[in-house]
Context: one part of a larger RNA
């Protein structure tokens, strides 16, 4: 010098507590992980930081696992070859099928895999040889360098003290006096306004054109017209404790108040210091060593990765009446769309079929959100509450759905009546609830990514649990 201490002091954090709301843990099912089976259930990942991960798609393909079957060695060397290599065939045998193999012949004309070595290939191995890149510590505020100064010296000082702050932020004091990385500035994307710009919007203001009308009027961008507004898209303004009052050294800067669309980092995001963790990844890809090398390489059917007595995690569905079901009815943003998204017509109860207009898409489609509201029902039942499991029938992908998809209609209708110790999230347009886009994708969303409705309660606080920073003590640690 660190590292630790059930030693001390001060500051912090909803991957801590406190208060508050809402789960997980009890069902059932989905999904990942063990374990157990298995011919094989391919492999990695294992406390926070493995376990709806790697995977953003396991009928085939992927795929790396198992079971049959088949392919295939550049270049040298030995050997073989016109007394015909290496290839191909007809018939029949073997096969799940195969001139791949055997039997018998046939064609064809210069090579050859039979041995040695070297190769190609390798999802074999070694994430303790490695580059890349990623997790965490870290929603930390540390970590270092010139000079000088103190020590023999390992180093110390600066980086400490008070005060402030989301921060080694930023004041003042000091053997320090300056500097980099880091915070912070930056860049997006939101929240107010101006301006430019209009085949998206708009009867706002005109003219027409249709529908409705209880005739007062009212609805349709549908044509002219026009950009006011809404909107998109580029530019600029705008907040900085500037202002005013108190608090504080007249200092950082904290409290309150005007004003303002918005405050004291406005909110949300990208962005991740020196490093530590032999942390994760040879299976995304690059790689060095090793090994395998006619199989641990290629392909090809068929199966597995879906198994199930069982613990575990992440999740959906609900146990009902702030709720089921039925009937009417209203308001969105993200976004994707050519061997695509499909309006509309028809057939069907539906899934879904047959036909197809438009869109190289603010101009067409996907496309009815939902939850809400209005109106009926049920009346506390395991129910009209849950749908799981099964059964029959139908459509859809697609060579192919038995092992194994996904949908629609019917029947059938489990277990659950709110979940034990334990644990997770969450502080504002957040939580909690509601639907909708995309992704992967032939076809299988309770997965991940985003959108946008509705919209709470609680703290505004402490360091008592967990941990993290800094001061500073012991120390039989390094």
């Nucleotide at each position: 010098u660190g590292g630790c201490g059930g030693g001390g002091g001060a500051g912090c954090a909803c991957u801590a507590c406190a208060a508050c709301g809402g789960g997980u843990g009890g069902a059932g099912c989905c999904u990942g992980c063990g374990g157990u089976u298995u011919a094989a259930u391919u492999g990695g990942a294992u406390u926070c930081a493995a376990c709806g991960c790697c995977g953003g798609g396991a009928a085939g393909c992927u795929u790396a696992c198992c079971g049959g079957g088949g392919g295939a060695g550049a270049c040298a060397g030995c050997g073989a070859g016109a007394u015909g290599a290496a290839g191909g065939c007809c018939g029949g045998g073997c096969u799940g099928a195969a001139g791949a193999c055997c039997c018998u012949g046939c064609c064809a004309g210069a090579u050859u895999a039979g041995c040695u070595g070297a190769g190609a290939g390798g999802u074999g191995g070694u994430g303790c040889a490695u580059g890349g890149c990623c997790g965490u510590c870290g929603u930390c505020a540390g970590c270092u360098c010139g000079u000088a100064c103190u020590g023999u010296g390992a180093a110390g000082c600066c980086u400490c003290c008070u005060g402030u702050u989301a921060a080694g932020u930023c004041a003042g004091g000091c053997a320090a006096c300056g500097a980099g990385c880091g915070a912070g500035a930056c860049c997006c994307g939101u929240g107010c306004c101006c301006g430019c710009a209009g085949u998206u919007g708009c009867c706002a203001g005109c003219g027409g054109a249709c529908c409705c009308u209880c005739c007062g009027g009212g609805g349709u961008g549908c044509c002219g017209g026009g950009c006011a507004c809404u909107c998109u898209g580029c530019g600029g303004g705008g907040a900085c404790c500037g202002c005013c009052g108190g608090c504080g050294c007249u200092g950082a800067g904290c409290c309150g108040g005007a004003g303002g669309a918005a405050g004291g980092a406005g909110c949300g995001g990208g962005c991740g210091a020196c490093g530590g963790u032999a942390g994760g990844u040879c299976a995304g890809u690059a790689u060095g060593c090793c090994c395998c090398g006619a199989a641990u390489c290629c392909c090809c059917c068929g199966g597995g990765c879906u198994a199930c007595a069982c613990g575990c995690g992440u999740g959906c569905u609900a146990c009902a009446a702030u709720g089921g079901c039925c009937g009417g009815u209203a308001c969105a943003a993200u976004g994707g769309g050519a061997u695509g998204c499909g309006a509309c017509c028809c057939c069907g109860a539906a899934a879904g079929g047959g036909g197809g207009a438009g869109c190289u898409a603010a101009u067409c489609c996907c496309a009815u959100a939902a939850a809400g509201c209005c109106g009926g029902u049920c009346g506390u039942a395991g129910u009209c509450g849950g749908g799981a499991u099964c059964g029959a029938g139908g459509g859809c992908u697609g060579c192919a759905a038995c092992u194994c998809g996904c949908c629609c209609u019917c029947g059938u209708g489990a277990a659950c009546g709110u979940g034990g110790a334990a644990u997770c999230c969450g502080u504002a347009g957040u939580a909690a609830u509601c639907g909708c886009g995309c992704c992967u994708c032939a076809a299988a969303a309770u997965g991940g990514c985003g959108c946008g409705g509705u919209g709470a309660a609680u703290a505004c606080g402490u360091c008592c649990c967990u941990g993290c920073u800094c001061c500073u003590u012991g120390c039989a640690c390094a």

The part of an RNA shown here (small-subunit ribosomal RNA, 3' major domain) has 478 nucleotides and comes from Candidatus Alkanophaga volatiphilum.
Taxonomically the source falls in Candidatus Alkanophaga (Archaea, Methanobacteriota, Methanomicrobia, Candidatus Alkanophagales).